[in-house]
RNA sequence: GGAGCAGGGCAAACGAUCGCCGGGUUUUUUGGACGAUGGCCCGGAGGAAAGUCCGAACACCACAGGACAGGGUGCUCCUUAAUCAGGAGUCGCGGUAACGCGAAGGAAAGUGCAACAGAGAGAAGACCGCCGGAUGGUUCCAUCGUGGGGCCAGGCCGGUAAGGGUGAAACGGUGUGGUAAGAGCGCACCAGUUUCCCGGGUGACCGGGAAAGCUUUGUAAACCCCACCCGGUGUAAGACCAAAUAGGGGAGUGCUUGAGGAUGGUCCGUCCGAGCUCCCGGGUAGGUCGCAAGAGAUAGCGGGUAACCGUUAUCCACAGAUGAAUGAUCGUUGCCCGGUUUUGGGUAAACCCGAAAACGGGAACAGAAUUCGGCUUAUGCCCUGCUCCGGCC
Numbered sequence: 001g002g003a004g005c006a007g008g009g010c011a012a013a014c015g016a017u018c019g020c021c022g023g024g025u026u027u028u029u030u031g032g033a034c035g036a037u038g039g040c041c042c043g044g045a046g047g048a049a050a051g052u053c054c055g056a057a058c059a060c061c062a063c064a065g066g067a068c069a070g071g072g073u074g075c076u077c078c079u080u081a082a083u084c085a086g087g088a089g090u091c092g093c094g095g096u097a098a099c100g101c102g103a104a105g106g107a108a109a110g111u112g113c114a115a116c117a118g119a120g121a122g123a124a125g126a127c128c129g130c131c132g133g134a135u136g137g138u139u140c141c142a143u144c145g146u147g148g149g150g151c152c153a154g155g156c157c158g159g160u161a162a163g164g165g166u167g168a169a170a171c172g173g174u175g176u177g178g179u180a181a182g183a184g185c186g187c188a189c190c191a192g193u194u195u196c197c198c199g200g201g202u203g204a205c206c207g208g209g210a211a212a213g214c215u216u217u218g219u220a221a222a223c224c225c226c227a228c229c230c231g232g233u234g235u236a237a238g239a240c241c242a243a244a245u246a247g248g249g250g251a252g253u254g255c256u257u258g259a260g261g262a263u264g265g266u267c268c269g270u271c272c273g274a275g276c277u278c279c280c281g282g283g284u285a286g287g288u289c290g291c292a293a294g295a296g297a298u299a300g301c302g303g304g305u306a307a308c309c310g311u312u313a314u315c316c317a318c319a320g321a322u323g324a325a326u327g328a329u330c331g332u333u334g335c336c337c338g339g340u341u342u343u344g345g346g347u348a349a350a351c352c353c354g355a356a357a358a359c360g361g362g363a364a365c366a367g368a369a370u371u372c373g374g375c376u377u378a379u380g381c382c383c384u385g386c387u388c389c390g391g392c393c
Stems, first nucleotide, its partner, number of pairs: 001389010012333007020044007028036002046365001050376002053374005058234004065268004070230005075089005090104001091102004105225002110223002112219003127164002129160005135153007172190006191215002193212008238289004248280006260272003296315008335362004340357007
């Protein structure tokens, strides 16, 4: 100097004028209160408020009973309110590395899939070959009898999977013995698998040893199997107050031998139950709470590798809108960018780095709506640590 990896911080500040919302206080009005009007004071969007991908708090439903279906999780330990997620590890894969990723139980319980080629692709298989035998034909040698060899039948019967071929992959590999020829058929070594033992670790697992010829492709982010877990609906949840009506008309069905109902589906069980369902027509639909004091924030100390936990102190007038407030203008400063001038250094120059002055320009992603914990995505600037490559001293 270049290329990377990981972590963290900020998100403009101050002032003035006008405007909006919440809270407090006060003037006027009023018999008083509410309300209204005016003044003063305090406060008023985010690191992601986004996505709605998860989890939870909270609210309601008598069953949050059982089963099925369905769904979720899937290496170990720890942390947490949490099934989310995080921390620390183990194993595997990728990368030179710093590091990153993992949907990480089971493939001999079963089913399925793996183009083409190939005999054959999972408990498969004989294309070319290798070995043995018989029959027919022909021929040679020997010959008392009889036997042996070669060739042909693009042959036939039996054995074989070592050699060759196809393929990404061929049912362990190398060597050796053995065999008619071969084969883990035997043996030695190696690899894998299974079982047992020793040592380390809470554990996943790691290291070492022994035995057994046991040799069984991959895929479950295919169906599936195994283990464990799971009531549901959601703030338009829900609670309260107010208002209105014509509890009108019609049809079907039920009335304890019971329709209908009980917060995802089906069945069982349990409970409630005299009404229920559909059509026509009429009336009302406003307000308060929920609504921010919390798994809270900040700081110190202690424990822990860390995530995190405990404890002490301080703070809370720190948004609470409801068609949805938090805005506009001006000035100063800060931050970023640009060239100009001056100046210091590397280095004498090109060039590079730093500082100062004035000038010009810019400020990203983007708006709460029950709250909180995560994850993911978008984005401007800055800081810290680490890895690799090149050059110089």
This is a predicted structure of a 393-nucleotide RNA (Bacterial RNase P class A) from a Desulfobacteraceae bacterium.
Taxonomically the source falls in Desulfobacteraceae (Bacteria, Pseudomonadati, Thermodesulfobacteriota, Desulfobacteria).
Its Rfam family is "Bacterial RNase P class A". By type it is a ribozyme.
The coordinates come from a structure-prediction model, not an experiment, and the mean pLDDT is 78.